[in-house]
This record gives sequence, C1' cells and structure tokens, in this order.
RNA sequence: GAAGCGGGCCAAGCGGCCGCUGCGAGGCCUGUGAAUCUUUCGAUUUCACAGGCUUCGGAGAGGAAAGUCCGGGCUCCCAAGGACAUGGUGGUGGGUAACGCCCACCGUCCGCAAGGACCGGGAAAGUGCAACAGAAAGCAAACCGCCCGGCGAAGGGCUGGCGAUUCGUUCGUCCGCCCGUUGCCGAGUAAGGGUGAAACGGUGCGGUAAGAGCGCACCAGCAGGCCAGGCGACUGGCUUGGCUAGGCAAACCCCACCAGGAGCAAGACCGCGCAGGAAGAACGACGGGCAACCGUCACGGGCUGGUCCGGCCCGUAAAUCCUUCCGGGUAGGUUGCUUGAGGCGGCGGGCAACCGCCGCCCUAGAGAAAUGGCCGCUCUCGACAGAACCCGGCUUAUCGGCCCGCUUCGAUU
RNA sequence: GCACCCGUAGCUCAGUUGGUUAGAGCGCAUGCUUGACAUGCAUGAGGUCGCAAGUUCGAGUCUUGCCGGGUGCA
Repeated sequence: GAAGCGGGCCAAGCGGCCGCUGCGAGGCCUGUGAAUCUUUCGAUUUCACAGGCUUCGGAGAGGAAAGUCCGGGCUCCCAAGGACAUGGUGGUGGGUAACGCCCACCGUCCGCAAGGACCGGGAAAGUGCAACAGAAAGCAAACCGCCCGGCGAAGGGCUGGCGAUUCGUUCGUCCGCCCGUUGCCGAGUAAGGGUGAAACGGUGCGGUAAGAGCGCACCAGCAGGCCAGGCGACUGGCUUGGCUAGGCAAACCCCACCAGGAGCAAGACCGCGCAGGAAGAACGACGGGCAACCGUCACGGGCUGGUCCGGCCCGUAAAUCCUUCCGGGUAGGUUGCUUGAGGCGGCGGGCAACCGCCGCCCUAGAGAAAUGGCCGCUCUCGACAGAACCCGGCUUAUCGGCCCGCUUCGAUU
Repeated sequence: GCACCCGUAGCUCAGUUGGUUAGAGCGCAUGCUUGACAUGCAUGAGGUCGCAAGUUCGAGUCUUGCCGGGUGCA
C1' cells in the first nucleotide's frame, strides 16, 4: 500500500428571536376553609387549598422510541400437594431478576488466515416416510454379468461295430467319450455394469465353481472394558468384538429441564345524575258537586328570603312526591407515572460475560397527547425514524463518519 | 396501547402423511353453433403459492424472521 476479519462510538455544528409540555420560585386576581379583631352586622391581614393571568429559572425522544418475537418487574384473578395433558427449550460450564440472551470452552462444517455458521440430546426404545428412476429403498434385493447342475438342439474331434466302395482309402449310419457354442429350468454369487439424493466399510493378498470380512495384513468408523488429562462437554492411549449398525425427530415419539392465567384499556381511590334499598311528620274539619274533583280553615314538608309575616308548590294514611341516610357504581376526576435490576468515574475480583465497594449526578411523563417555526454563519449538505407502565435481550430499518485490535499478500528499511 | 387471525390465477376457494407437471367454479381470449345476440359446445391463456433464509434428496405444506390486510378489548 491492497484485500479482508472482529469490536466500540457519533447520528451535522454554533448563535439569536418567538412558540409548545411538565417542574421549581415569585407577583396579581377570584373562590373556599381556618385563624385574628369586633357586642352584632361585618372587616382586615395571615396561612392552607383550588382555579385563572403573568414574570424568572431550569429540563424536554432513540439507537433503534419500530416489530410485539422472547424474558422479568409490577398489578389483579386462581391455587393444599402431586401427577397427567399442552406448550417451550435442547453440546458443556458459567453470568443474570430471568431468558430462546450474553461469555468461555467442546464438536461438526466453511475460509490460506484473522475469523464465521450451526433448533448442536436420542435413529443399536418403538411406529412411520423416501416421489421418479432402478432388479432391489430397509430383519435387503438377482435385471445384465459371473459360476455350478439338469434337460435339449446343432457342430467339431476320437475309439469301435455294421454297410457300401474305384480296396490306397473314402463315404454313410449307430453306440460311447471329449470340446466349445446356444436355448430352457433350478441353485449360488453383491466383486463388476447401470439407476438414484441415498445401494450395507476401503486397498491388497489368500481363498473359492464363481464370489463374499469367508480368512489375514494395513487403514477408516462403531460398541464394550481399562488407563491418563479436564468441573464438564470432550480429548489421547491400550485392549476386546468382524461389530460395519444408512438418512429424516424444523414426522409421531422417547429423555432431561422449564412454564398457573390475564395484562396499565392491569389495578386502586373519590364520585353528578337515573334506577334500587331503608327511615321520617301531618291518623283533619266544613261546604259544593252524581262523580272525578274544587273551595276555605288547620297541620306537615319544600322553594323564595338574612329572619318573621307573606307569596307559590306538594301532601294529610297511602303510595307517589319531598327530606335524610345506605351500598354498589356509570359519566367524570385523581392515582398507578417514573429514582431505576439507573447513569458516569475510580479501585478491586474474574480469560470473559459480569460482580463487589466508594464517590458524583438526576436525565420527558402527556391524556387528543408537548420537540416546532423564522433568521444568520460554517461544513463533507445530513439516513432510518417520534416515548405512552417500566426494564433486560433478540430481530428488522439506517446517509455517512471516527477509533481500536487482528489476518493474508506485495514493497521498503 | 394490548391480544389474536388471515394471505394460493382478475374474483371466490380446494390442495391428503412433504413427492413427479399446483387444481376447481365464475370471469377472459379464440373457434363452432345463430341472419345477429344470449345460451350451449370445444380449445386455450393466465400462478414470483405475500417476501427472504433454513431443515430435507425434495417445501404451497415444516421452522424462523420480515411485509401487507383484518378482527376484538375502555
């Protein structure tokens, strides 16, 4: 210098003015309550609470606030305990409040390497699946090929008998034996061919009718036993067994471990009205009218009013009305609500994740829902995107920039 | 905000224990039938199985992560 691997951080910057949402302090006004003064009516100041206006100060979205995929806190409901079902997790050890997350290690695979990927228990518990092709797809199987046996066919060779003959021989026919070829049937064979994603260890020698772990040597793997190292997953070695046992469990299943349900629209407090329940006084008279009812007086209650009179309304035995009380609780209000498994720094423990101690800091909390607008300057001209109970993770989206560690190749010193 | 469901042709839906080339009805196109239209008959086109990755010899189907649509709860 080129190519690459892993990790961490930032999320245009600075200034001015106006605005928005909480918080703190102050001022003014209104209302309520308490206190003080006053014989009373009432008045004034102070305090508290609530509301409105206003001034000042300070704070105000993210690394993902997103998806709602996991885990927990918190709240309510349910619940003796256990088991089953259902769902989830799945190498080992650790971290943690917990996790399917993180760290370290192990195994397999990929990469020259730094490193990366892995739902990574069990297929010699059981059930099941494997299209097409292929002979055969799961206690294997015989299509071609190879080999053996039996039967048959045609051919060749040899010995012998008989017949014919040109008697040198040659030809025909029959029996027997041998040789290879070929057809059918039966049996053996997994070494070879071919099919497939996958065909029951590999190489060599022996062996065999041909073959085959059938036997042997070496190699690969598996299972049992023993030894050594490691907390463990596992690794290394020795030995025994010819043992060669295939794939799929993100098929059912088996094993181990974990899990009660719902979710802040959870839940708690106050509570207009309507409806519901309980209690309460008047225990009347006269007149008119067929009656419903009306009138006067008396009584009870309510409204008006500072109080009485007065006025108006309702009622007088039975319910409605009215008054008071009650519980549940709608509308609505308050709360839950943000100080927390919190952040930053230092020291210590640990390979690390993380943990402990000390010091400092407070950093949105709304309820139609607040972050915006204008202007000036600079630059590389600015991505994805907006909290709603709160945390720990994962996943997904993301313009660009900075820093640290490491690998390979090339060059120079 | 919280909880849950669905996605296959233009529309409505099937798709078996994962298996060869994913089907049906309506619709569409062409041809026949008719003087012409409708009906009817025949033939045909039309599919990134919402997207991506994984498991598997093999995925519409199984698993995971995204995308889109819908429903319920005061």
Predicted 3D model of RNase P RNA and transfer RNA as a complex of 487 nucleotides. It holds a member of the Rfam family "Bacterial RNase P class A". The family's RNA type in Rfam is ribozyme. Rfam's curators write: Ribonuclease P (RNase P) is a ubiquitous endoribonuclease, found in archaea, bacteria and eukarya as well as chloroplasts and mitochondria. Gene Ontology terms of the family: tRNA processing, dimeric ribonuclease P complex and ribonuclease P activity. The prediction has a mean pLDDT of 76.